Formats: sequence, structure tokens, C1' cells
RNA sequence: AUAAAUGUUUUCUAGGGUUCCGCAGUUCAUAGACUGGUCUGGUCCAAGAGAAAACGCAUAGGUAACUAUGUACACGGAGGGACAAAAACCCGGGAGGA
Repeated sequence: AUAAAUGUUUUCUAGGGUUCCGCAGUUCAUAGACUGGUCUGGUCCAAGAGAAAACGCAUAGGUAACUAUGUACACGGAGGGACAAAAACCCGGGAGGA
């Protein structure tokens, strides 16, 4: 900037691993280095089917400002992908199933 309408974004959580911090061990010179996520944690990632909020959209009312209501339902592999790595992240409201 454009787009979108079972819409978008933000904050958080279930969950996740280990780049950094911390912690533990070893080494060492007081600096530092190596190993460990089968280390509770902090930074970090994080839900279509989790939470809260804002905006948007739809319908109705109103001269207008604006106001009200709604924004439903939702079982789901294997395999692959990214970042340091992993995951309910992405492929994916997929393949399938009902």
C1' cells in the first nucleotide's frame, strides 16, 4: 500500500524446546571454557477447533452524532517445514471421518 468477512490484530494461557540468561557439574587464574532441557525457572515460540479485549463487518433504529443485537458450529492422522530447537506454530476448518 492492497486485500479479507465462520474477518484482522494485540495481550495472555495450555503447550514447547534450549539461541541467550540463570542453575548444576567439570576445568581453571579471580577472567573464561566445556557439558547438561531425563534442569524447577526468566528471555524466546505458541493455539481454526483455548481466554480476554479492541477494531472491523452484518442487521435494525435514528435527520445526524450515534445506539442496540449478532459475529454461529467445529472430530481430525501420518508425513514434511522454519527459527537455536521443538510444539496444539505453518502446510491445515488440509488428507480423512461424521
Molecule: Guanidine-I riboswitch aptamer
Organism: Vallitalea guaymasensis